[in-house]
Molecule: Bacterial RNase P class A
Organism: uncultured Nostocoides sp.
């Protein structure tokens, strides 16, 4: 310099004007509310709602069935389908990446297409042998020998071919041709032993029959875990109408209207109080928590202990936006200048354009998905120079 692999971070800043919402203050209004002033006002994913927990209510002696989830090993965590480290398998020259990674000698099922045959299989081409027929050649006639082709029978699984997969691989012995039929080595499987590791597992030795396919995101089996519903949880206050109870009252007139009271006038059969349940409505739950940042100690790490500091959304039909200016960033164009033979690149200035994905609704830990653009760190490979 080129190509790449991981990890972390940011998601414009400041000022002004207008607008929106909660809260506080002042003023106005019977009240609903209005005006002004002040403070504060979304995210790395607030999202999808896929897991796990807190919290709330209901249920619950214990156990089992059904159902669901998880699935290499060890650890972390409140918990998890999350995270860390390691093991095994696969990919990459490498940094590193990927794995839905228990069991296929418990049982059952399935294995498309192609192919002869797809599970304790099979014979299409082929290889080999025998019998018969035809033809050719050789030889001394008959006969015999050799070759080619056809038909039938028996054997074989080496080679070809199909397939994702064809019942070990290479070499030899053997045979009519062959075959783990037999032998040597290798691979694989299983049993036992030794050593290392907490463990998954690894390394080595020995024996065995010589080989016993795949699929569990098919049923199933094994181990572990799981009570249900969710802030529309749940709780409190509480109109109107209706209900119940008590009292007063129906020309011996309660109560209502005529501006407050008395008189008077009019209407007049219900009125008043209480009770519980609970609707409309309102309030609580409602935001300080398994919280963040820094340091230090333990640990490879995830994470944990201790200390210090910090923490001003809480709406309820749901507010957090728009415009202008300055600066910063990115892209394009361009004047000048520097380097260079040029292509091109650097710097200063000017002009134009651009800024995503998205948006709290009880809270938290994860996962997944979306995202204009930018920054930082570690590492690998290649080439060149010293």
């Nucleotide at each position: 310099c080129g190509a790449g692999u991981c990890g972390g971070g940011c998601g414009g800043a400041c000022g002004g004007u207008c607008g929106c919402g909660u809260c506080g203050g002042u003023g106005g209004g019977c009240a609903a509310c209005c005006a002004c002033c002040g403070c504060c006002g979304a995210g790395g994913a607030a999202g999808g709602u896929c897991c796990g927990g807190g919290c709330u209510c209901c249920g619950a002696a214990g156990g089992g069935c059904a159902g669901g989830a998880u699935g290499g090993u060890g650890g972390c965590c409140a918990a998890c389908a999350g995270c860390c480290a390691c093991c095994c398998g696969g990919g990459g020259u490498g940094a590193c990446c990927c794995g839905c990674g228990g069991g296929a000698c418990a049982g059952u099922g399935c294995c498309a297409c192609a192919g002869a045959g797809a599970a304790c299989a099979g014979a299409c081409c082929g290889c080999c042998c025998c019998u018969c027929c035809a033809c050719c050649g050789g030889u001394u006639u008959c006969g015999c020998c050799g070759g080619u082709g056809g038909a039938g029978g028996a054997g074989c699984a080496a080679g070809g071919g199909u397939g994702a997969a064809a019942c070990g691989g290479u070499g030899g012995u053997g045979u009519a041709a062959g075959a783990g039929a037999c032998c040597a080595c290798c691979a694989g499987c299983g049993g036992c032993c030794u050593g290392g590791g907490u463990g998954a597992c690894c390394a080595g030795g020995u024996c065995g029959g010589c080989u016993c396919g795949g699929u569990a995101a098919a049923c199933c089996c094994c181990a572990u875990c799981c009570g249900g519903a969710g802030c529309a949880a749940g709780c409190c206050c509480a109109g109107a109408c209706a209900g119940c109870g008590u009292g007063c009252g129906u020309u011996c007139g309660a109560g209502g209207g005529c501006g407050g009271c008395c008189c008077g006038c009019c209407c007049g059969a219900g009125c008043a109080c209480g009770c519980g349940g609970g609707u409309a409505g309102g309030g609580c739950g409602c935001u300080g928590g398994a919280g963040g940042u820094g340091g230090u100690c333990g640990g490879c790490a995830a994470c944990g202990g201790c200390c210090a500091c910090c923490c001003g959304a809480g709406a309820u039909g749901g507010a957090u936006g728009a415009c202008c200016g300055u600066c910063a960033c990115c892209g394009c164009g361009u004047c000048g200048u520097c380097g260079g033979a040029a292509a091109c690149g650097g710097c200063u200035g000017c002009g134009c354009g651009g800024g995503a994905c998205a948006g709290a609704a009880c809270c938290c830990g994860g996962c997944c998905u979306a995202c204009a653009g930018c920054c930082c760190g570690a590492c690998u490979c290649g080439u060149c120079c010293a």